[in-house]
Context: one part of a larger RNA
RNA sequence: UUGGGCGUAAAGCGUCCGCAGGUGGUUUGGUAAGUCAGGAGUUAAAACUUCGCGCUUAACGCGAAGAUUGCUUUUGAAACUACCUUACUAGAGUAUGGGAGAGGCAAGCAGAAUUCUCGGUGUAGUCGUAAUAAGCGUUGAUAUCGAGAAGAAUACCAAAUGCGAAGGCAGCUUGCUGGAACAUUACUGACACUCAUGGACGAAAGCGUGGGGAGCAAACAGGAUUAGAUACCCUGGUAGUCCACGCCCUAAACGAUGUAUACUAGGUAUUGGCAGUAUCGACCCUGUCAGUGCCGUUUAAAAUAGCUAACGCGUUAAGUAUACCGCCUGGGGAGUACGAUCGCAAGAUUAAAACUC
Numbered sequence: 001u002u003g004g005g006c007g008u009a010a011a012g013c014g015u016c017c018g019c020a021g022g023u024g025g026u027u028u029g030g031u032a033a034g035u036c037a038g039g040a041g042u043u044a045a046a047a048c049u050u051c052g053c054g055c056u057u058a059a060c061g062c063g064a065a066g067a068u069u070g071c072u073u074u075u076g077a078a079a080c081u082a083c084c085u086u087a088c089u090a091g092a093g094u095a096u097g098g099g100a101g102a103g104g105c106a107a108g109c110a111g112a113a114u115u116c117u118c119g120g121u122g123u124a125g126u127c128g129u130a131a132u133a134a135g136c137g138u139u140g141a142u143a144u145c146g147a148g149a150a151g152a153a154u155a156c157c158a159a160a161u162g163c164g165a166a167g168g169c170a171g172c173u174u175g176c177u178g179g180a181a182c183a184u185u186a187c188u189g190a191c192a193c194u195c196a197u198g199g200a201c202g203a204a205a206g207c208g209u210g211g212g213g214a215g216c217a218a219a220c221a222g223g224a225u226u227a228g229a230u231a232c233c234c235u236g237g238u239a240g241u242c243c244a245c246g247c248c249c250u251a252a253a254c255g256a257u258g259u260a261u262a263c264u265a266g267g268u269a270u271u272g273g274c275a276g277u278a279u280c281g282a283c284c285c286u287g288u289c290a291g292u293g294c295c296g297u298u299u300a301a302a303a304u305a306g307c308u309a310a311c312g313c314g315u316u317a318a319g320u321a322u323a324c325c326g327c328c329u330g331g332g333g334a335g336u337a338c339g340a341u342c343g344c345a346a347g348a349u350u351a352a353a354a355c356u357c
Stems, first nucleotide, its partner, number of pairs: 004328003007311002012325001014201004021194003025088002029084003033081002035077008048066007091191001092188004096183002103177007110154001114150008125136002162169002206247006215241002220236004258324006266295011306313002330357003339350004
C1' cells in the first nucleotide's frame, strides 16, 4: 500500500461558516467523453503455458500454437455516468400568521445579604476549632437600633425545564438584534450535502493600558498539628476575581460518540406548536409535527430486532445503508528536540529520530 478501525482498548479537529475538490432528486430529446461489442494495426527477441522434435535422459536447445497487457485507428450500441436541452416538486429556500425561549448586545432600575463609616443603647468579652492559640476588644469590641457609602452576585420561582454551532446563558424593565419549531396556502424550481487550504467564534487561568476593589482569595505572614508540615485546620492578606479596549487560543472544550440524508416494534415522562373531541369558555382526553429524558432486562419457556470483546447502545443508535471530511497503526523516548508560523510574554500550532523494552 491493500485492508481493518475511531463511546471506554491507538484514533472524531473545541465549534461553526465556506472557495476549490468529491458526491448529488424526478423527467423529455440529443451528443457520444467515460462505458460496452466487433474489426484492423502495433505491442522486438528471449522468458511463461501446451504440443511435437533433437542432444543416451534431465537441465538445455529447436519448431509450432497459445496466453499476456497497453496504445492508436475504425464501425456500431445508448441502459448507466457525464455534457447540452425540456419539464416537474417529494430535497432546499422565500413569503404570510399566531405563539415559546436564562439566545446575543446596550442602557436604566430593584430588594436581600456582606463589609466599611458616623451616631444611639450597652459592658466584658468576642472570634475560632476536634481541641487550642494567634487575631479583635475598656482608646468601649461582640450584640442591638438608626443613617449613609461601596462593590459583587441575583434566594424563592427552578424542573428529567428552556435557548444557543460550540464555549456558554438566570433579578426586573426598555431599546436594538440572531436563530429554531408549528400552521396555512402561495412562490422559486435542485438553487443540495460534505468540505483540504482559508475565515469567524471559543470556559477558566494568564498578559498589556486605564479604571474599580465589598466579599472571596494563589503568593506571602502569623497561629496550630506533626518526628518534620514549605500542606490539610484557624486568623490575616496581595495579585486576581469586576468594567472598558486589545491580546492569548488552550481544557476530562465530554455524549470521551464528525456532519447530512433515508429506513428499522413499542411503552412512558416532559417542553413548544397545531388539529379533533368536550365545554358557556378553559383544563382533562385523543391524534400529529418538532425537541428533551428514561425503560426495553432475565429465563428451559413468554415480553422488539440488530450490533458490541464485554460494559452497554437501542427511531436522540454504538442497528441497516449512502456521501464527504478528520484521525489511528506496539509501550517508552514525546506531544519532546530541531526548523517554521503565530504571540508583548507565558506559550500555542505543526512535528521527528537515535536509543530502549
Molecule: small-subunit ribosomal RNA, central domain
Organism: Candidatus Magasanikiibacteriota bacterium